[in-house]
RNA sequence: CUCAUGCAGAGUGGCUGAGGGACUGGCCCGACGACGCCACGGCAACCGGUUGGACGCAAGUCCAAUGCUGGUGCCAAAUCCAGCCUGACGCGAGUGCGUCGGGGAAAAUGAG
Numbered sequence: 001c002u003c004a005u006g007c008a009g010a011g012u013g014g015c016u017g018a019g020g021g022a023c024u025g026g027c028c029c030g031a032c033g034a035c036g037c038c039a040c041g042g043c044a045a046c047c048g049g050u051u052g053g054a055c056g057c058a059a060g061u062c063c064a065a066u067g068c069u070g071g072u073g074c075c076a077a078a079u080c081c082a083g084c085c086u087g088a089c090g091c092g093a094g095u096g097c098g099u100c101g102g103g104g105a106a107a108a109u110g111a112g
Stems, first nucleotide, its partner, number of pairs: 001112005011040005019029003023083004041075003046071002048068001049066007079106001084103008
């Protein structure tokens, strides 16, 4: 840089000790110990494996299933919500606010 995904799911113990949830705003979590690290446990199924099927001369491609002593990831809150653009409705009148929705941006994870 490209592609895919995200309203589901899954925590105990030990160490440490003040911030943490990317950023900004909000709203949360946190000395009843958060965040982080370690151990064990778990979730999921992106990649890999296995099995079945379709296509193919073949190499292989696609689909489905399977949790596999494999490689990652993840285990507060929808990616916690919004941020930019936009639709409907309501309120308000100086172009805004609120509710519900659509698309995007950004960040995250995987694969390349």